Small-subunit ribosomal RNA, 3' major domain from an uncultured Chloroflexota bacterium, 464 nucleotides, folded computationally.
RNAcentral holds the full RNA, with entries from ENA, Greengenes and SILVA.
Its mean pLDDT, the model's own confidence on a scale to 100, is 82.

[in-house]
Context: one part of a larger RNA
Parts: sequence; structure tokens; C1' cells
RNA sequence: UGACGGGGGCCCGCACAAGCAGCGGAGCGUGUGGUUUAAUUCGAUGCAACACGAAGAACCUUACCAAGGCUUGACAUGACAGAAGUAGCAAACCGAAAGGGGCGCCAACUGUUAAAUCAGUAGCUGCCACAGGUGCUGCAUGGCUGUCGUCAGCUCGUGCCGUGAGGCGUUAGGUUAAGUCCUGUAACGAGCGCAACCCUUAUUGCCAGUUAUUCUCUCUGGCGAGACCGCCCCGAAAACGGGGAGGAAGGUGGGGAUGACGUCAAGUCAGCAUGGCCCUUAUGCCUUGGGCUACACACACGCUACAAUGGGUGGUACAGUGGGUUGCAAGGGAGCGAUCCGGAGCUAAUCCUCAAAGCCAUCCUCAGUACGGAUUGCAGGCUGAAACCUGCCUGCACGAAGUCGGAGUUGCUAGUAACCGCAGGCCAGCAUACUGCGGUGAAUACGUUCUCGGGCCUUGUACA
Repeated sequence: UGACGGGGGCCCGCACAAGCAGCGGAGCGUGUGGUUUAAUUCGAUGCAACACGAAGAACCUUACCAAGGCUUGACAUGACAGAAGUAGCAAACCGAAAGGGGCGCCAACUGUUAAAUCAGUAGCUGCCACAGGUGCUGCAUGGCUGUCGUCAGCUCGUGCCGUGAGGCGUUAGGUUAAGUCCUGUAACGAGCGCAACCCUUAUUGCCAGUUAUUCUCUCUGGCGAGACCGCCCCGAAAACGGGGAGGAAGGUGGGGAUGACGUCAAGUCAGCAUGGCCCUUAUGCCUUGGGCUACACACACGCUACAAUGGGUGGUACAGUGGGUUGCAAGGGAGCGAUCCGGAGCUAAUCCUCAAAGCCAUCCUCAGUACGGAUUGCAGGCUGAAACCUGCCUGCACGAAGUCGGAGUUGCUAGUAACCGCAGGCCAGCAUACUGCGGUGAAUACGUUCUCGGGCCUUGUACA
């Protein structure tokens, strides 16, 4: 000087407390461990791995396994040599395919020739350099990322103090979300952070505008205005704090992007790049089939429930973000339905996709039920060469566990939690996941003693 303390002081944070909804018990979905397996590819492992890489494993993907094949190779560059009905297309035949095989058909470019004549190029074959490797090392690395943490810190120049390591500045008194600002001061200044500048949302003026029958309004886009403790009162030396008015908005208005010096030899050689090492008729490449989907079990993240604030049936209302030509598909028709037939319109503010909780009426009356829907059987539909391993959906039947969950544990302070649906990406098909969107819409916060994490000062230390 740091780090640490079951030392002290001050302060903060959904950290506790006060509340609401959960998880932990059940069934199922997904991930992981373990076990199994020919293989169950690999990575991620306290917070900061475990619906994570994976924004979607039937083939492909795919890296794993078995079997069958190829060897200058699926791909690139260069050198040498060679063959010539060459390159290319390709019938029989073997085969699961890949691959092998090769009857036959038959080019292109440049110069040249009577001429598929000759020479060369491309291409082919051989051979050599090499290609190739999701093989190893993230403890050789770049780049990117997580985390402490959007915490308020981390430093420098000159100067001063100290033999020096170093200190002062950055401490103190106030104040702030903030090393934010003020006052004081051997310090005076400055940089990276904070804040502001950026995007969005809430109010409003002006201008323009496709769609729509449309002048305004709503809406979309652009340019402005507006909030600054500006005004008033109180406290204060100041910074600032408390209250009030006006205002759509008040003290950072809400949300986002933005992550200082550094820590964890944190993560990633499998996104990419890359040093070194290793393989080279195989650790490379192709193909078919299987596996990644196994299942005594354990954990994690979710979905659905256990019901009457509910379930069934009928009627009826209201969004927003988005997406659409290999596409979205209306009205119409068939089917109980998934879906099918057919296809108006739309390259989109124009056409299509467009809610559910809610409300009204009625049945059920506390039961393992008209709750719950697992599981299984049968019959169908869709995508796709192909749904056996192993997809999704529909109808009928079957109707399991489950009566609110131990110790423990998670999220959340307002348009938030909770409940409700919708859209998108990936995608042929497949969503309880993810990313967004709107609808309905709470409770509680006395307070900082305690738990956890963090900041500043101080103190002890046999630690570095």
C1' cells in the first nucleotide's frame, strides 16, 4: 500500500422487512448429472453451467456409431509429364446408396488448315509440391463475451511531504442517484468514468401526406415549443432540502442504448482467425442405416392442474407489435373436425392474417365431480422422396396422479406484479422455449436491528 476481521462509524440496493404471485409435492415438456449403449457427438459446471451454444436433431443438419466405398482427394494454387473421338452426356451390368463400369452420342476458345488438320488453352489422366482435419492445447493467442456493476469509482501532470515503499490531491463539514455540487484545505489543475449530448414514450404548434367518399380530428413523417428547482413560501453561509402554484409532464418525468481502471490464467481453438503439436490409402472425403429422442434414479427451468373469483354450452364486444409473391389468402362450397375444393384481392396505412380474458343468458352445487387431463386403443388429416425407430394436428373411446405441496427457495415497488391472448424469428413440417406486442390490472414499503452484496472513512493483523 492492499486484502481480510463472527472490529467500529456513515451510506446504498426487491438485500431484509411489509405485501402479491410462485417454485419445492402431482402429471407432462425441456436441459443437465448419472447409468446404459456399437454410438448415446462436443462444449458450458457456485453466484456468472443446467428451455445455455441450439432463432427449431425424421434424411440433411451431424461433428458420434456400424457397414460399404474414394485416395492430389468434396475444395484451392503451382510445376512436370502423358493420352488423344479429348471435355461433357451416358445405355447394359454389380450395388442399399456412394462407388465401380463403360456400348454409344459428341463439343468450346485462340491461331492455323482443304479437313473433328496441326499447335496451344480450358478440361482429363499420372506424378510431385500440397489440399483437408468440428483432431489437441482458451494455461501459447487475436477477436468477442460473462461477472463484480450502471457500482462510483480509477488515475495523471506540476508542486509539497517522506531516506524509501509511498502519501497529499481523492481526506474533513454538508449535499447528491453520482469523486454530483458547495464550503474548507499544500495543494492547483487535468483525463477515463457520472451527468448531458443519441433513440423512444407522454403534451402541443406549424408544414406535408398515401389510404379512405373526407375540410377538421384521429393517424404517418418532418421541423419546432415545452421542465430549468424557472416562480412563491420555509430552512441553509453555499451547495441543496421540504412544501405550494401553474402545467400534459416536477425535481434524473418513464423506458432504452451506453459498462471507467481492473478482477476471475472466468468462457469460447466447435462461429471466425491464429502459434505450436498431431493424422496423411486416414484423425481426410462420400454414402446407406442407426444414434444425438435410451431410462432403476437425482437436480434445474417451465407448462397444465388440483376447481365455483370455477368448468360446460349459446350469444356478443374491444387491441397492438408484426408478417406476406416458392407467400398471405377473403367471400363461397364439402366435412363433427383437423383439413380439403376453388380462388376475389394484395409486391401492401389500399388486400389478407387479425384476439383471449371480458360482458349477457343458462346448466353444473362441492363430488376425485360436467374438476383435471396424463396414458392407451381405433379411425382420419397435413408437411415431406420418406413420419418404424422419431413429427404435428383432429374425432371417438379410455379416463391416471393430483384436494394447494416439508425443510428451504425465487421474482416483483406501477401501467409494475399477476392474469389473458396475439405476432415474429428459426422453419418443408414441428414451441409449454425465446424475442416482442397489446388487453384487464392490484397489494405493500413502519423502518435499516438482522441476512446477502456493494461504496467511503477508520482500527487491528503473525496474510500478500